[in-house]
Molecule: TPP riboswitch aptamer (THI element)
Organism: Psychrobacter arcticus 273-4
RNA sequence: CUGACAGACUCGGGGUGCGAUAUAUAUUGACUGCUUAACAUGCAGUUAACAUAUGGUCGCUGAGAAACCACCCGCCGAACCUGAUGCGGUUAGUACCGACGCAGGGAAGUCUUAAGCUUAUGUU
Numbered sequence: 001c002u003g004a005c006a007g008a009c010u011c012g013g014g015g016u017g018c019g020a021u022a023u024a025u026a027u028u029g030a031c032u033g034c035u036u037a038a039c040a041u042g043c044a045g046u047u048a049a050c051a052u053a054u055g056g057u058c059g060c061u062g063a064g065a066a067a068c069c070a071c072c073c074g075c076c077g078a079a080c081c082u083g084a085u086g087c088g089g090u091u092a093g094u095a096c097c098g099a100c101g102c103a104g105g106g107a108a109g110u111c112u113u114a115a116g117c118u119u120a121u122g123u124u
Base pairs, nucleotide, nucleotide: 001116002115006112007111008110009109010108011074012073013072014071017060018059019058020057021056022054023053024052025051027049028048029047030046031045032044033043034042080105081104082103087098088097089096
């Protein structure tokens, strides 16, 4: 002088899936009661399906699954997003493997050190 793929500080980026189930609400259907002479309608209740919410409870995967002072990642950047409610294999499975993928995006500065290089001086 250079200086990390090591460390520290500060700053920044990122994710919330799947299955079962509880409660509440909405919708639809069925049944019961009231209303009617009867039907229809309306009201109330019960029940089933589905959706949403409570990021409920339990479980699965994962570093992380709504809760955080956590976890992961920051350009030598597959953390994460898009393509993608996608493709191939495999599986109980959205777990796992592969392709897509020298595809498109994506968040950094400072200090210290390891190590390296150069020069000068001293000793032998």